[in-house]
């Protein structure tokens, strides 16, 4: 189930940070941003061990564990392009919410 959540596409929305230097782009140098993506992490839960006659409690270790938080790997720092989020439509899928 007259289709939740999820995935893809289209449309709309869409910030931040040097129009820095070498040499316009690529590359390099110095300085920055966080909203593609990615990494990290709290409480808590679970398991094991220790303590205790036992339960409980406590302690230690490990696993799971969210963000628009954080890191700045990637990406970005005039315009253009791109970008999370939100909404609509279409397709897939089908309760995994």
């Nucleotide at each position: 189930a007259u289709g939740a959540a999820g995935c893809a596409a289209a449309u709309a929305u869409g910030a931040g940070a040097g129009a820095c230097c070498c040499u316009a782009a690529a590359g390099g140098g110095c300085g920055c941003c966080g909203a593609a993506g990615g990494g990290g992490u709290a409480a808590a839960u679970u398991a094991a061990a220790u303590u205790u006659a036992c339960c409980g409690g406590a302690u230690u270790u490990a696993a799971u564990g969210a963000u628009a938080c954080u890191c700045u790997c990637a990406g970005g720092c005039a315009a253009a392009a791109g970008u999370a989020u939100u909404a609509u439509u279409u397709g897939c899928u089908g309760a995994c919410a």
This is a predicted structure of a 97-nucleotide RNA (Glycine riboswitch aptamer) from Caloramator quimbayensis. Its Rfam family is "Glycine riboswitch aptamer". Gene Ontology term of the family: glycine biosynthetic process. RNAcentral holds the sequence, with entries from Ribocentre. Model confidence (mean pLDDT): 82 of 100.